[in-house]
RNA sequence: GCUUGCGUAGCUCAGGAGGUAGAGCACCUCAUUGGUAAUGAGGAGGUCGGCAGUUCGAGUCUGCUCGUAAGCU
Numbered sequence: 001g002c003u004u005g006c007g008u009a010g011c012u013c014a015g016g017a018g019g020u021a022g023a024g025c026a027c028c029u030c031a032u033u034g035g036u037a038a039u040g041a042g043g044a045g046g047u048c049g050g051c052a053g054u055u056c057g058a059g060u061c062u063g064c065u066c067g068u069a070a071g072c073u
Base pairs, nucleotide, nucleotide: 001072002071003070004069005068006067007066010025011024012023013022019056027043028042029041030040031039049065050064051063052062053061
């Protein structure tokens, strides 16, 4: 230099063929307990790496770009 994969909540990851963003763990509150843990109920938390484009509508499609991993030269 070229090619390919990945980037979504604090962490690990889903998200069919474009239609109002989810799970587990962690965190907060409450219940339970003599107290903690465990368990149960509820809650908060994400401009989906960035900038544009297509579209009535983009996490999803297209281009560029950044980061990361692998391969080739």

Description:
Transfer RNA from Firmicutes bacterium UBA1065, 73 nucleotides, folded computationally. Rfam family: tRNA. NCBI's taxonomy places the organism under Bacteria, Bacillati, Bacillota.